This is a predicted structure of a 148-nucleotide RNA (c-di-AMP riboswitch aptamer (ydaO/yuaA leader)) from Geodermatophilus marinus. RNAcentral holds the sequence, with entries from Rfam. The model forms 96% of the base pairs in the Rfam consensus.
[in-house]
RNA sequence: CGCCGAGUCGCACCCACCACGGUGGGGCGAGCCGGGGACCCACCUGCACCACCGGGGUGAGUCCCACCCCCGAGCCCGCUCGGGGGUGGGUAGGGCACUCCCAGCCCGAACCCGUCAGCUGACCUGGUAGGCGGCCAGGGGAGAACGG
Numbered sequence: 001c002g003c004c005g006a007g008u009c010g011c012a013c014c015c016a017c018c019a020c021g022g023u024g025g026g027g028c029g030a031g032c033c034g035g036g037g038a039c040c041c042a043c044c045u046g047c048a049c050c051a052c053c054g055g056g057g058u059g060a061g062u063c064c065c066a067c068c069c070c071c072g073a074g075c076c077c078g079c080u081c082g083g084g085g086g087u088g089g090g091u092a093g094g095g096c097a098c099u100c101c102c103a104g105c106c107c108g109a110a111c112c113c114g115u116c117a118g119c120u121g122a123c124c125u126g127g128u129a130g131g132c133g134g135c136c137a138g139g140g141g142a143g144a145a146c147g148g
Stems, first nucleotide, its partner, number of pairs: 001133004008030004013026005031128006041118001054116001055113004063090012093107004098143005
């Protein structure tokens, strides 16, 4: 100076401790973000198969395939089915310095609630972190803005 992200800004106080220098924990407001929460609407009906593995939220972070490992069941005894984990490949989707398109590059996680929640006005309530890059961020096209 920028990027991902809601995660920015303002105010001026309270409490505790103390080595009396300070340290720690709290508050209010604005903006932004999220959750719960009516009528209406949706779901709520039946049949078949499998299983015992509830359901839900934030988020782009879903889904599929292959191989390996663990558990359970069946049984034609090495195969099948289901669940979980790992390693690769792809993919819905997401990001990359004014915006859009093309190209190129990257991500495609993690965490939380705790048996409970569809949507949802009034209303209630929570968060306001963390991480990273650069010294032209200048690949092409179109447009805008600013400056002259």